[in-house]
RNA sequence: ACUACGGGCCACUCUGUCGCGGUUUCGGCUUUGGCCGAAAAUGAGGAAAGUCCGGACAACGUAGCGUACCACACCAUCUAACGGAUGGGAUAUAGUGAAUCCUCGGAUUCAUCAUAUACAGCAAGUGUCGCAGAAAAUAACCGCCAAAUUUCGGUUUGGUAAGGGUGAAAAUGUGCGGUAAGAGCGCACGGUCGAAACGGGUAAUCGUUUCGGUGGAUAAACCUUGUGGGUUGAAAUGCCACAUACAUCUCGAUUGGACCCUUUGCUCUUCGGAGUAAAGUUCCAGCGAAGUUACGCGCUUGGUUUGCUUCGGCAAGUCGGGAGGGGUAGGCAGCUAGAGGCUUUGCGUGAGCAACGCCCCAGAUAAAUGACAGAGCUUUUUGGUUUCGAUCAGAAUUGACAAAAUCCGGCUUAUCGGCCCGUAGUAAUU
Numbered sequence: 001a002c003u004a005c006g007g008g009c010c011a012c013u014c015u016g017u018c019g020c021g022g023u024u025u026c027g028g029c030u031u032u033g034g035c036c037g038a039a040a041a042u043g044a045g046g047a048a049a050g051u052c053c054g055g056a057c058a059a060c061g062u063a064g065c066g067u068a069c070c071a072c073a074c075c076a077u078c079u080a081a082c083g084g085a086u087g088g089g090a091u092a093u094a095g096u097g098a099a100u101c102c103u104c105g106g107a108u109u110c111a112u113c114a115u116a117u118a119c120a121g122c123a124a125g126u127g128u129c130g131c132a133g134a135a136a137a138u139a140a141c142c143g144c145c146a147a148a149u150u151u152c153g154g155u156u157u158g159g160u161a162a163g164g165g166u167g168a169a170a171a172u173g174u175g176c177g178g179u180a181a182g183a184g185c186g187c188a189c190g191g192u193c194g195a196a197a198c199g200g201g202u203a204a205u206c207g208u209u210u211c212g213g214u215g216g217a218u219a220a221a222c223c224u225u226g227u228g229g230g231u232u233g234a235a236a237u238g239c240c241a242c243a244u245a246c247a248u249c250u251c252g253a254u255u256g257g258a259c260c261c262u263u264u265g266c267u268c269u270u271c272g273g274a275g276u277a278a279a280g281u282u283c284c285a286g287c288g289a290a291g292u293u294a295c296g297c298g299c300u301u302g303g304u305u306u307g308c309u310u311c312g313g314c315a316a317g318u319c320g321g322g323a324g325g326g327g328u329a330g331g332c333a334g335c336u337a338g339a340g341g342c343u344u345u346g347c348g349u350g351a352g353c354a355a356c357g358c359c360c361c362a363g364a365u366a367a368a369u370g371a372c373a374g375a376g377c378u379u380u381u382u383g384g385u386u387u388c389g390a391u392c393a394g395a396a397u398u399g400a401c402a403a404a405a406u407c408c409g410g411c412u413u414a415u416c417g418g419c420c421c422g423u424a425g426u427a428a429u430u
Stems, first nucleotide, its partner, number of pairs: 001426010012376007020043002023040007045401001049412002052410005057233004064297005069229005074088005089119001090117004095112007120224002125222002127218003141164002143160007172190006191214010237333004246324001248323007255285004261280008286304002289301004305316004340359003344355004377399001379396007
């Protein structure tokens, strides 16, 4: 200097004039509703987008259990929490270096560094692996071996899975022995899965030894295991003002008992009260409805009246569900002082945590944060100069993605460029 990867910051700049929003202060006017003027500080992003996760907050009188459904899934730590972040482990891949082998194409192992991982389980079960191939796991196309036969070209029967072919993958690899030819058939050393012991580590897991097993892949295949999950959502929700019509339709419920208290009536009374009937209150059970993500159970809340009767019910009323219809659509709060921001110091590998100090930085409501002028920078382009590093002049409709609306922490997506830090590699120089 270049290449690749990772992280952080900025997001056209400056000056002037005019204009817009809320807050605070001052002054003036006032019909006491408020209006006008001035000043100060301040006013749209890293994603404000998506509405994908997690919360704060608000409401639901109840928020429980089971099933369904959904999400997550190596270990430790961070956080209010998360499906997020940080560090580590395992696996895979790329770069670089070293060693060994080799058919000189490459292969294997170790180290280092970077990236990725939807990383529990295939030894619970059920599936799937197209085409090609004999066969994708109880298999034999070519081949090899043995016997018989032969017109000497072959044919038949049996054995075989070492060699070849097909394929992403073909019954664990190499070597030696053995065999008719072979094969874990036997032995040695390896690979891989599981178990145990010992050692390192907080842990995941790593190493060593011993024993046992041995087709492989696949769970963003069905599934199994473990952990977790109340719902809705600022148009939430709360308050005030204004206005109105439900006199409509439809469906369902409208049962039984208890005891005490209160009231009224009747009877008795030893005048203290007692009994009885009705009504009211309270409680229990039943029925039905509503609520609790869906279903079931549980729990909670409201209703359960009167008259007539041919005793089957009918009518009125009340309550609840649904439909239809009518009125209103104004104002205030929620609404921005926070899991807030910034500097410094300490702790931590780190994400972060703690302490001292300083600061207040939108809150609009049809929606404010802009317009004009000049200069500079950037982009494109034309012409000239050049020591080829650049530089001068001019033109342009150049300036990415893009706009708060309850707030915060993440994730994902879009994006012209500039600056800084770090890691690995290549080349040159000292």